[in-house]
Model confidence (mean pLDDT): 75 of 100. Predicted 3D model of a 370-nucleotide RNA (Bacterial RNase P class A) from an uncultured Bacteroidota bacterium. Of the family's consensus pairs, 94% are formed in the model. Its Rfam family is "Bacterial RNase P class A". It is annotated as a ribozyme. From the family's description: Ribonuclease P (RNase P) is a ubiquitous endoribonuclease, found in archaea, bacteria and eukarya as well as chloroplasts and mitochondria. The sequence was found by an Rfam model in a public genome assembly.
């Protein structure tokens, strides 16, 4: 130097003329201020908020499930513990884990195998010809009942016995804890909880079409209740008497109206900087205001300039040779092109997910030079 793998980051500047949309200023004309993302995307969690609900508790249903710590929260994040896999002589580095409970109980474990969990098919041994013991060996499967060497037996057998290996509580060190390390004890009766379940924490429900207000609409007509002087209903401050109007009042259907304002964008806010923490983050200060459409503004064209891909002319240095010439890389100039994912819609915190072309750090190969 080049590919490739991870992570981070950028996600084309710039002027110029139309144009949209929001605010302020104006009567108007117009003028000036802001005017998409890293993911505005899926809409998967988590809160902020508004509305209903709502004494308290249980049950059900629903989510999580190593520690510690960060946060408003979190199924998110950092920092580590244990297990696996790669690597390695042995670490290290690096990837991955629904990583509580299989001595609570229940259930399943295809095929093949005798057997899938109170194991006898073939071998093995007793008595004997049926029945008994045997998990050493055979074959069968993802998995087959604790290794190796001796004892021991009719033949075996963790039956024991030495070593080693697994599991569990204990006890002593370290550690904030997850756990580690040694000791001594017991014990080894397979796997599945992304099967019920069991144990422990946690969760009201619905969502900006939440919700509060303003306008405009609520006509005719049907249906039904009630009432014409024994008075419905209305008005006189709530209610009661009284006074006054008094023939229609209420409900249902029917059909009409469907505009706009608030929420709405100063916020767990962005930048800078200091201090504390291994970090994730915290906290002090400084300064900055940064979109608000409502069928949906955030555009379009041209010009330069960067970036690249291809051509083509010229320098120009390594090298090759037929000494004049070909000429990788490179460096100027010209022409022609390319630029992606995608697009707010109440607001934050995450996660997945998509990205032309680029920058940079780190691994790995490989070319070239010294």
């Nucleotide at each position: 130097c080049u590919a490739c793998a991870a992570a981070a980051c950028c996600g084309g500047g710039u002027u110029a003329u139309c144009g949209c949309c929001u605010a302020u200023a104006g009567a108007a004309a117009u003028a000036u201020u802001g005017g998409a993302g890293g993911a505005a995307a899926g809409u998967c969690c988590g809160g902020a908020c508004a509305g209903c609900a709502u004494a308290g508790g249980g049950c059900a249903g629903c989510g999580c499930a190593c520690u510690a710590c960060c946060u408003a929260a979190c199924g998110g994040g950092u920092a580590g513990g244990u297990c696996c896999c790669c690597g390695u002589a042995a670490a290290a580095c690096g990837g991955g884990a629904a990583c509580a409970g299989a001595c609570a109980g229940u259930g399943c474990c295809a095929c093949a195998g005798a057997a899938a969990a109170u194991a006898a098919c073939c071998g093995c041994c007793c008595c004997c010809c049926g029945g008994g013991g045997u998990a050493a060996g055979g074959g069968u499967g993802a998995a087959a009942a604790a290794g190796u060497a001796g004892u021991g037996u009719a033949a075996a057998a963790g039956a024991c016995u030495a070593c080693g290996u697994u599991a569990u509580g204990c006890a002593u060190u370290g550690g904030u804890g997850a756990c580690a390390a040694u000791g001594a004890a017991u014990a080894a009766g397979g796997g599945u909880a992304a099967a019920c379940c069991u144990u422990g924490c946690g969760c009201g429900c619905u969502g900006a079409a939440a919700u509060g207000c303003c306008a405009a609409a609520u006509a005719a007509g049907c249906g039904g209740a009630c009432g014409a002087u024994u008075g419905a209903c209305g008005g006189c401050g709530g209610c009661u008497c009284g006074c006054c109007g008094g023939a229609g009042u209420c409900c249902g259907u029917g059909g009409g109206u469907u505009g706009g304002c608030a929420g709405c964008u100063a916020g767990a806010g962005g930048u800078g900087u200091u201090g504390c923490g291994c970090g994730a983050g915290c906290a002090g200060c400084a300064u900055c205001c940064c979109a608000g459409a409502u069928a949906a503004a955030u555009g379009a064209u041209a010009g330069c300039c960067g970036u690249u891909a291809c051509c083509c002319g010229c320098c120009a240095u390594a090298g090759c040779u037929u000494u004049a010439g070909c000429g990788a890389a490179g460096g100027c100039g010209g022409g022609u092109g390319a630029a992606a994912c995608a697009g707010a819609a109440u607001c934050c915190g995450g996660c997945u997910u998509a990205c032309a072309g680029g920058u940079u750090u780190u691994g790995u190969a490989g070319u070239u030079u010294u």